Transfer RNA from a Myxococcota bacterium, 73 nucleotides, folded computationally.
Its Rfam family is "tRNA". By type it is a transfer RNA. About the family: Transfer RNA (tRNA) molecules are approximately 80 nucleotides in length.
The sequence was found in a public genome assembly.
Model confidence (mean pLDDT): 82 of 100.
């Protein structure tokens, strides 16, 4: 140096241009137990990695920029 890809809650990931961005698990709060665990309910948790364009309308195209994996030299 050159192609691919990935980046969305603490972590794993879904989300295919339009309502309010979800879902498991962890944590938390409560039930259940003599108590723990497991099981069963709640609430909480997001500048959608970062500028900028396209569009009425961007997590989603597009443009570069950044971090991360892969493979060629």
């Nucleotide at each position: 140096g050159g192609g691919c890809c990935c980046u969305u809650a603490g972590c794993u990931c879904a989300g295919g241009g339009g309502u309010u961005a979800g879902a498991g698990c962890a944590a938390c709060c409560g039930g259940c137990u003599c108590a723990u665990a497991a099981c069963c309910g709640g609430a909480u948790g997001g500048u959608c990695c970062c500028u900028g364009g396209u569009u009425c309308g961007a997590a989603c195209c597009c443009a570069g920029g950044a971090g991360g994996g892969c493979c060629c030299a």